[in-house]
RNA sequence: CGCGGGGUGGAGCAGUGGUAGCUCGUCAGGCUCAUAACCUGAAGGUCGUUCGUUCGAAUCGAACCUCCGCAA
Numbered sequence: 001c002g003c004g005g006g007g008u009g010g011a012g013c014a015g016u017g018g019u020a021g022c023u024c025g026u027c028a029g030g031c032u033c034a035u036a037a038c039c040u041g042a043a044g045g046u047c048g049u050u051c052g053u054u055c056g057a058a059u060c061g062a063a064c065c066u067c068c069g070c071a072a
Stems, first nucleotide, its partner, number of pairs: 002070006010024004018055001026042005048064005
């Protein structure tokens, strides 16, 4: 250099054109003598960056950044 896959809250992952969700974690409250467990609620992400297509993009296209793998 060539080919393929990935990048989405703190962590791990869904979401394949129509208001971005799940589990764990964090915080607050409840329960408890107390802690854990359990129950309820909340905060936290403009989806790697930029540009394009579209009425509308995490989703489609292009370039770039970055990680993993294959081949050489």
Molecule: transfer RNA
Organism: Candidatus Dojkabacteria bacterium